The prediction has a mean pLDDT of 78. Predicted 3D model of a 100-nucleotide RNA (TPP riboswitch aptamer (THI element)) from Corynebacterium marinum DSM 44953. The same sequence occurs in records of 2 taxa. The model forms 100% of the base pairs in the Rfam consensus. NCBI's taxonomy places the organism under Bacteria, Bacillati, Actinomycetes, Mycobacteriales, Corynebacterium marinum. RNAcentral holds the sequence, with entries from Rfam and Ribocentre.
[in-house]
RNA sequence: UCCACGACAUUGGGGUGCACGGCUGCAGGGCUGUGCUGAGAACAUACCCAUUGAACCUGCUCUAGCUAGAACUAGCGAAGGGAUUGUCGUGACUCAGCCA
Repeated sequence: UCCACGACAUUGGGGUGCACGGCUGCAGGGCUGUGCUGAGAACAUACCCAUUGAACCUGCUCUAGCUAGAACUAGCGAAGGGAUUGUCGUGACUCAGCCA
């Protein structure tokens, strides 16, 4: 020298689906249980992500496959967007001084 990696703090950005029920209501709906995948399925004040950006959004009521169903898996995707700063440690590189 923020160059690489890691840690911590701080600031901010996100998502909360699907299936089967129960209670209530004329209905729209509201509350709630179990199961599926996952880091996370609305409060956990947790989880994930912060430009080295697939956390997340648009495309998308998309396409293909699986499934009880579903971003469940893959494509779309060298598409378009998308949210801080600092401290410490280790390493790398460079410069100066001193010694040999």